[in-house]
C1' cells in the first nucleotide's frame, strides 16, 4: 500500500418558544370519599427495524391419573439458552469471485512503458429441511432402443437350430442432469429418532348504572297503582323492598425485566457466573408534536485556486433514509439516506 469478504455501532446536534402526554410534589378549588378538577415548579416520553405477525417462551383462563391413536414440526456431530425453525464451534457437500498470477490477442508509443479484451489460476467468504433409497409405494420431463419394469441400435465369441433365430457372456455407437451401478429423487407418500393439549391482554379479574327479563317477601278487586300536592270524580292489576346474573361504563392487568451499563472470572465462541451502579414511554380514536435561529448532512452551479486527490465561494433543494410502541421478551425476515469503527483473507513491494 492494493483488493474483496464479514461483524458491531450511530442513525442528525444544540438554543429559545409554543403545545400533548406519563409520574413526583406544592397550593386553590370541589367531593360523603377519592390525583376528581385547576395553576406552578421537578422530571420521564418510540425503534433498530416500534413493521411482516413466520418461529419459540413468559403471562391468563380453559381442558387434564396414565398411556395410545390421530395430527403438526424437528433431524450430520457437539455445545448455548427459558426455549427455538435461533445462535456458536465443527466435519461433510456445493457455489463463486477480486486484486494479483499465468497464457493468449487488441490499440497507443521511437523506446521504457501505459491502457484495455479474452480464458485459466485464484482466499476469506456465500448457501446447504445436511437422518433413512436391500422396509414398501410413487416420481425421473425433453432426448433416447432402453429411465430401473424391463428390454436390446450395432459388433464380437460360444451354446442350439438346416436356416430364419433364439439362448449367454463380451465390447461399442448415439441420447441424456443420469445408461442398469443395489442409479437418483425423501422439500412425494413413507420409515425411524425426538418434540409439541387449545386458545389468547378483544387473554383474565375487578367495580357497576339505566332499560328488559329472572328469583324471593310484603301488600293488593273488601280496589293496589295512575290521574302535577290533598280531597272528590275517573280509571282498573299491579305495586313495593330485596337479591343475584349480564350490557354500556370505570378500574387493574400495564410495564422492575430470561432488564440496562461497568468491572472481573469461565469458556475458542454463542453463552454463563460474581460485585457494583442505574430505572429507562406507559397512551386507551390512542400522547411522544409545532415554529425560529445556528451548526453539522446532502444536492446543483462555478476555470477561483491547484500537478492532483481535493480544497474555496455562490445558489437552490430536503429540513433528512426505512419507518410510529398498544401484555411483555428472544429470534427470523422484509425496508432503509449516510457515516464510523474493528476484524478475516489474497496480492505486490520495502525492512
Nucleotide at each position: 500500500g492494493a483488493a474483496g469478504u464479514c461483524a458491531g455501532c450511530c442513525a442528525g446536534a444544540c438554543a429559545g418558544u409554543c403545545g400533548c402526554u406519563g409520574u413526583g410534589u406544592a397550593c386553590a378549588g370541589g367531593u360523603a370519599a377519592u390525583g376528581c378538577u385547576g395553576u406552578g415548579c421537578a422530571u420521564g416520553g418510540a425503534g433498530g427495524a416500534a413493521a411482516g405477525u413466520c418461529c419459540g417462551g413468559g403471562c391468563u383462563c380453559c381442558a387434564u391419573a396414565g398411556a395410545g391413536c390421530a395430527g403438526g414440526g424437528u433431524g450430520g456431530c457437539g455445545g448455548g439458552u427459558a426455549a427455538c425453525a435461533c445462535c456458536c464451534g465443527u466435519c461433510c457437500g456445493u457455489u463463486a469471485u477480486a486484486a494479483g498470477c499465468c497464457g493468449u490477442g487488441g490499440g497507443c508509443g521511437c523506446a521504457a512503458g501505459c491502457c484495455u479484451g479474452c480464458g485459466g489460476u485464484g482466499a476469506a467468504g456465500g448457501c446447504g429441511a445436511g437422518g433413512a433409497a436391500u422396509a414398501g409405494g410413487g416420481c425421473c420431463a425433453c432426448a433416447g432402443a432402453g429411465a430401473c419394469g424391463a428390454g436390446u441400435c450395432c459388433u464380437g465369441g460360444c451354446g442350439c437350430g438346416c436356416a430364419a433365430g433364439c439362448g449367454u457372456c463380451a465390447g461399442g455407437g448415439g441420447u441424456g442432469a443420469a445408461a442398469c451401478g443395489c442409479g437418483g429423487c425423501a422439500a412425494c407418500c413413507u420409515c425411524c429418532a425426538c418434540c409439541c393439549g387449545g386458545a389468547g391482554c378483544a387473554a383474565c379479574a375487578u367495580c357497576a348504572a339505566a332499560u328488559a327479563g329472572g328469583c324471593a317477601a310484603g301488600c293488593g278487586u273488601u280496589g293496589a297503582g295512575g290521574u302535577g300536592g290533598c280531597u272528590c270524580g275517573c280509571u282498573g292489576a299491579g305495586c313495593u323492598u330485596g337479591c343475584g346474573g349480564g350490557u354500556a361504563g370505570g378500574u387493574g392487568g400495564c410495564u422492575a425485566g430470561a432488564g440496562c451499563c461497568g468491572u472481573g472470572g469461565a469458556g475458542u465462541a454463542a453463552u454463563u457466573c460474581a460485585c457494583g451502579g442505574c430505572c429507562c414511554a406507559g397512551a386507551g380514536g390512542a400522547a411522544u408534536g409545532g415554529c425560529u435561529g445556528u451548526c453539522a448532512g446532502g444536492g446543483u452551479c462555478u476555470g477561483c485556486g491547484u500537478c492532483a486527490u481535493u480544497g474555496g465561494g455562490g445558489c437552490c433543494c430536503c429540513a433528512u433514509a426505512c419507518a410510529g410502541a398498544a401484555c411483555c421478551c428472544g429470534g427470523c425476515u422484509u425496508a432503509c439516506c449516510g457515516g464510523c469503527u474493528g476484524a478475516c483473507u489474497u496480492c505486490a513491494c520495502u525492512u
Overview:
This is a predicted structure of a 351-nucleotide RNA (Bacterial RNase P class A). The prediction has a mean pLDDT of 77. Its Rfam family is "Bacterial RNase P class A". By type it is a ribozyme.